[in-house]
Molecule: Bacterial RNase P class A
Organism: Pseudomonadota bacterium
RNA sequence: CAAGUAGGCUAGACAGUCGCUGUAUUUUGGAUACAGAGGAAAGUCCGGGCUCCAUAGAGCAGGAUGCCGGUUAAUGACCGGAGGCCGUGAGGUCUGGAAAGUGCCACAGAAAAUAUACCGCCAGGGAAACCUGGCAAGGGUGAAAAGGUGCGGUAAGAGCGCACCGCGCUGACGGUAACGUUAGUGGCAGGGUAAACCCCAUUCGGAGCAAGACCAAGCAGAGGGCAAAAGCGUGGCUCGCGCUGUUCUCGGGUAGGUUGCUAGAGCGUGCAGGUAACUGGGCGCCAAGAUAAAUGACUGUCCUAGACAGAACCCGGCUUAUCGGUCUGCUUGCUUU
Numbered sequence: 001c002a003a004g005u006a007g008g009c010u011a012g013a014c015a016g017u018c019g020c021u022g023u024a025u026u027u028u029g030g031a032u033a034c035a036g037a038g039g040a041a042a043g044u045c046c047g048g049g050c051u052c053c054a055u056a057g058a059g060c061a062g063g064a065u066g067c068c069g070g071u072u073a074a075u076g077a078c079c080g081g082a083g084g085c086c087g088u089g090a091g092g093u094c095u096g097g098a099a100a101g102u103g104c105c106a107c108a109g110a111a112a113a114u115a116u117a118c119c120g121c122c123a124g125g126g127a128a129a130c131c132u133g134g135c136a137a138g139g140g141u142g143a144a145a146a147g148g149u150g151c152g153g154u155a156a157g158a159g160c161g162c163a164c165c166g167c168g169c170u171g172a173c174g175g176u177a178a179c180g181u182u183a184g185u186g187g188c189a190g191g192g193u194a195a196a197c198c199c200c201a202u203u204c205g206g207a208g209c210a211a212g213a214c215c216a217a218g219c220a221g222a223g224g225g226c227a228a229a230a231g232c233g234u235g236g237c238u239c240g241c242g243c244u245g246u247u248c249u250c251g252g253g254u255a256g257g258u259u260g261c262u263a264g265a266g267c268g269u270g271c272a273g274g275u276a277a278c279u280g281g282g283c284g285c286c287a288a289g290a291u292a293a294a295u296g297a298c299u300g301u302c303c304u305a306g307a308c309a310g311a312a313c314c315c316g317g318c319u320u321a322u323c324g325g326u327c328u329g330c331u332u333g334c335u336u337u
Stems, first nucleotide, its partner, number of pairs: 001333010012302007020036007038308001042319002045317005050208004057239004062204005067081004082095005096199002101197002103193003118139002120135006147165006166188001167186008212259004221250006230244004266285004271280003
């Protein structure tokens, strides 16, 4: 200098004029002061806080997750580690079980598993075509064909035998563990597939701010079912528990106001512990609460020339979209000293 890789910050700025919303003060639609969308506010994919059922347990079915350990309010997130694959590398990505059982693997191919013999190799017979027997080592088909390489052996071959590797089982050592190293042993279950059924381990009440609470206003009831051995009770069924009525159809009235509604698993800074995620303590700060939905318009200057894009109870993640600017760590290549 170039290329890459893993992270952090920022998201037009300044000035003036008019306008909008909230809070506080006040002489109360009048004035003054302060504050006023995001890194994703998006998607609603997850997890919670909070409210109600409600006193709310157990089992079955069902759902969710899936290597090991840790952190957290909790999670499928995050941090650290183990193993497989990809990459020269920094790094990236994936993750229970196929010896419990069942199912599936199109076409091609002899044959896709109770394996088979198309071409072929060997032996015998025959003038030849061909017939009989042996083989699965070579070739072909295919995503995948009786584990791989080498040596011996054989009529020709084959774990048939041996060595090494692979695979299974067992032991020792290291590690909390996933697992690693090593020794022995067995010729060895043919492979793949579990976001196929299934098995195993862990885990799981439901509904949701349109939850819920309070105030005001207004109306009109009628007809059925089951009724304590019954009915009802926030996912299904059973048992338990609780309440005493409960449920269906038709019809009428109201849908107005206040609250929930923003002081938090909050933010900033520094100390201590921890590899880290994170935890504990000190000091300081208070960053929108609309309700048909507020932050806009104009002028001037600067410039990196402005993309994706607008809160609606709150928070922690993930995913997606995106014009640029800037900072840091690490890797590879080239050149110079």